[in-house]
Context: one part of a larger RNA
RNA sequence: UGACGGGGGCCCGCACAAGCGGUGGAUUAUGUGGUUUAAUUCGAAGCAACGCGCAGAACCUUACCUAGGCUUGACAUCCCUUGACAAACGUAGAAAUACGUCUUUGUAGCAAUACACAAGGAGACAGGUGCUGCAUGGCUGUCGUCAGCUCGUGUUGUGAAAUGUUGGGUUAAGUCCCGCAACGAGCGCAACCCCUGGAUUUAGUUGCCAGCAUUAAGUUGGGCACUCUAAAUUAACUGCCAGCGUUAAGCUGGAGGAAGGUGGGGAUGACGUCAAGUCCUCAUGGCCCUUACGCCUAGGGCUACACACGUAAUACAAUGGAUAGGACAAAGGGUCGCCAACUCGCAAGAGGGAGCUAAUCUCAAAAACCUAUCCUCAGUUCGGAUUGGGGGCUGCAAUUCGCCCCCAUGAAGGCGGAAUCGCUAGUAAUCGUGGAUCAGAACGCCACGGUGAAUACGUUCCCGGGCCU
Numbered sequence: 001u002g003a004c005g006g007g008g009g010c011c012c013g014c015a016c017a018a019g020c021g022g023u024g025g026a027u028u029a030u031g032u033g034g035u036u037u038a039a040u041u042c043g044a045a046g047c048a049a050c051g052c053g054c055a056g057a058a059c060c061u062u063a064c065c066u067a068g069g070c071u072u073g074a075c076a077u078c079c080c081u082u083g084a085c086a087a088a089c090g091u092a093g094a095a096a097u098a099c100g101u102c103u104u105u106g107u108a109g110c111a112a113u114a115c116a117c118a119a120g121g122a123g124a125c126a127g128g129u130g131c132u133g134c135a136u137g138g139c140u141g142u143c144g145u146c147a148g149c150u151c152g153u154g155u156u157g158u159g160a161a162a163u164g165u166u167g168g169g170u171u172a173a174g175u176c177c178c179g180c181a182a183c184g185a186g187c188g189c190a191a192c193c194c195c196u197g198g199a200u201u202u203a204g205u206u207g208c209c210a211g212c213a214u215u216a217a218g219u220u221g222g223g224c225a226c227u228c229u230a231a232a233u234u235a236a237c238u239g240c241c242a243g244c245g246u247u248a249a250g251c252u253g254g255a256g257g258a259a260g261g262u263g264g265g266g267a268u269g270a271c272g273u274c275a276a277g278u279c280c281u282c283a284u285g286g287c288c289c290u291u292a293c294g295c296c297u298a299g300g301g302c303u304a305c306a307c308a309c310g311u312a313a314u315a316c317a318a319u320g321g322a323u324a325g326g327a328c329a330a331a332g333g334g335u336c337g338c339c340a341a342c343u344c345g346c347a348a349g350a351g352g353g354a355g356c357u358a359a360u361c362u363c364a365a366a367a368a369c370c371u372a373u374c375c376u377c378a379g380u381u382c383g384g385a386u387u388g389g390g391g392g393c394u395g396c397a398a399u400u401c402g403c404c405c406c407c408a409u410g411a412a413g414g415c416g417g418a419a420u421c422g423c424u425a426g427u428a429a430u431c432g433u434g435g436a437u438c439a440g441a442a443c444g445c446c447a448c449g450g451u452g453a454a455u456a457c458g459u460u461c462c463c464g465g466g467c468c469u
Base pairs, nucleotide, nucleotide: 007469008468009467010466011465012464013463015459016458019423020422021421022420023419026314027313028312029311030310031309032308033307034305035304042053043052064300065299066298067297068296069295070294073125077124078123079121080120081119082118083117088101089100090099091098092097106115107114108113127289128288130287131286132285136283137282138278139277140276141274143272148187149186150185151184152183153182154163155162156161167178168177169176193266194265195264196263198234199233200232201231202230203229204228207224208223209222212221213220237260240254241253242252243251244250316416320375321374322373323372324371325370326369332363333362334361337356338355342351343350344349382413387408388407389406390405391404392403393402429451430450431449432448433447434446435445
């Protein structure tokens, strides 16, 4: 000077408390440990590993195992020789591959030759998801969007250092004010950026429809007032009033206003900490392999299963389940695509073919909700696991190992011990919708809207953090 204390003071945070809903019990999904295995590739490990890398393992992916093969190599550059290459077919084979048949003779140039491609050869070399994240870059997590971290000059001290940054107030904030041997400055805070909430102007198709006509229908004529769309501008600054405060910073209340004191949300992460994570994104030092630790191929594995843990989905029902009818979104995607009407099928789906490179067409039905009827508290008309049978779709191929539909089956489960998690408002809870990845394959992830609460006395205690001592 720091750090630490079951030392003190002050102050924050869904930290506790007050509430609401969960997890821990059940079944399933998924990740992990363990075990098993020829292999179950590798990494991640308290918070900050465990629906994590993986925005999608049938082959591929794939790094693992078994087997069959290759050795200048699947890929790059250089040299030499030869030649178009490729495609198709046959034989052997699981394929890679090997042999054979057939066909063809590149581009520019008169030519020499050059270029491109292929095969063969020699070696320099290639190659390595092999090791080291404790050799590294880059990127990332975390403390933490916490309010801190520093510097120059001056001053003080023999010096390490201190001062400034402490003190009195105040703030979400080292935010601002006042004071002060300090005076200034930088990185952070805030603001500038994006979305959302009000208004104005411009614009009016694919959007909209007040009045007029028209129609089954904003369908058409017409119109751009309204909604909306998307660009610009404006609006909020403690600006105004009152009280409190040190005449300050500011605080409390009020007016006006769409919005009020950071309006709400996002992006944005200081100096640093954890030898945190990643050599399997990439890059890279060193080490190691070089007829193999490289490369190709087929099949298998990553999907195993006594068990243990994490994260989710669905439930245990009547604030519910079933059937019928009716209403209201937002945000997205679509030409190797989205797919309407119509027909067939109980359905998954199939046929069909209109439109759409999309404010035009389409995915598309929003669901919870409302109305009516049935069920009347039961392992049930709750719950749907599991299993049998039959089908559909994608794909070269669903046996290991996909998703969906129908019929049958109808398990556990009666609200969950100790313990533990999230959330302060359009939030929690609940309801559906879309997207990325993707041939197919979400209960995951990311986004969107609908309905829409309860509670906060307070800071003694638990956890984390800041300042002074």
This is a predicted structure of a 469-nucleotide part of an RNA (small-subunit ribosomal RNA, 3' major domain) from an uncultured bacterium. Its mean pLDDT, the model's own confidence on a scale to 100, is 86. It matches the Rfam family "Bacterial small subunit ribosomal RNA". Gene Ontology terms of the family: ribosome and structural constituent of ribosome.